[in-house]
RNA sequence: GGUCCCGUAGUACAACGGAUAGUAUGUAGGUUUCCGGAACCUAAGAUCAUGGUUCGAUUCCAUGCGGGACUA
Numbered sequence: 001g002g003u004c005c006c007g008u009a010g011u012a013c014a015a016c017g018g019a020u021a022g023u024a025u026g027u028a029g030g031u032u033u034c035c036g037g038a039a040c041c042u043a044a045g046a047u048c049a050u051g052g053u054u055c056g057a058u059u060c061c062a063u064g065c066g067g068g069a070c071u072a
Stems, first nucleotide, its partner, number of pairs: 001071007010025004018055001027043005048064005
């Protein structure tokens, strides 16, 4: 250089083109306990960027950015 794949909470992953973008774990607060752990309850927290298609985009298309695999 060429071909292809991936990019969503702190982390690991879900989400027929239509839900308040969900689950686990972590974090914070609370209940419980002599204290802690465990358990239970509650809360905050995310779609890589810019355009396009569409009534509607995490999802489809283009470009860019970042990461990865194969290949010369």
The prediction has a mean pLDDT of 81. Transfer RNA from a Saprospirales bacterium, 72 nucleotides, folded computationally. It matches the Rfam family "tRNA". Rfam describes the family as follows. Transfer RNA (tRNA) molecules are approximately 80 nucleotides in length. Rfam links the family to the GO term triplet codon-amino acid adaptor activity. The family's RNA type in Rfam is transfer RNA. The RNAcentral record of the sequence draws on ENA.